[in-house]
Predicted 3D model of a 74-nucleotide RNA (transfer RNA) from a Candidatus Shapirobacteria bacterium.
The organism belongs to Candidatus Shapironibacteriota, within Bacteria.
It matches the Rfam family "tRNA".
RNA sequence: CGGAGAGUGGCGCAGUGGCUUAGCGCGCUAGCAUCGGGAGCUAGAGGCCCCGGGUUCAAAUCCCGGCUCUCCGA
Numbered sequence: 001c002g003g004a005g006a007g008u009g010g011c012g013c014a015g016u017g018g019c020u021u022a023g024c025g026c027g028c029u030a031g032c033a034u035c036g037g038g039a040g041c042u043a044g045a046g047g048c049c050c051c052g053g054g055u056u057c058a059a060a061u062c063c064c065g066g067c068u069c070u071c072c073g074a
Stems, first nucleotide, its partner, number of pairs: 001073007010026004018057001028044005050066005
């Protein structure tokens, strides 16, 4: 320098136009239960989707540019 992939709560992922102003697991907080803890059960908090612009009635999702990471090639 070229090509490909990825970026979504603290962590790992799903969601590929409207059904959902975003869901699952782990973790966190509170409660139940226990002599106490773990496991279990119930409830809850926490993200507007890497940044900017565009298309559209409507964008996490499509398009363009940028940033970061990974892989391949030179």